The prediction has a mean pLDDT of 82. This is a predicted structure of a 79-nucleotide RNA (c-di-GMP-I riboswitch aptamer) from a bacterium. The sequence was found by an Rfam model in a public genome assembly.
[in-house]
RNA sequence: CAAGAAUAUUGGCAAACCCAUCGUAAGGUGGGGACGCAAAGCCACGGAUCCAGCGAUUCUGGACCGCCGGGUUGCCGCC
Numbered sequence: 001c002a003a004g005a006a007u008a009u010u011g012g013c014a015a016a017c018c019c020a021u022c023g024u025a026a027g028g029u030g031g032g033g034a035c036g037c038a039a040a041g042c043c044a045c046g047g048a049u050c051c052a053g054c055g056a057u058u059c060u061g062g063a064c065c066g067c068c069g070g071g072u073u074g075c076c077g078c079c
Base pairs, nucleotide, nucleotide: 004079012037013036017032018031019030020029021028022027035066041072042071043070045069046068047067049063050062051061052060053059
């Protein structure tokens, strides 16, 4: 310099459910709790799904990143 590349470590997040609270609702937030996750960090950009409204077979607004795709950032690494 190049190639191959295992096994671990420090830790992290947190489903369902329960309590409180916000919201018409979907759902969000805090606490408890762990089903799981190597991006289960972030982004609503494109789909999917869900809610509300009118009206009509559309449209508008909203929710959801732990549904899929995409963008972007991060931790560790023996021989």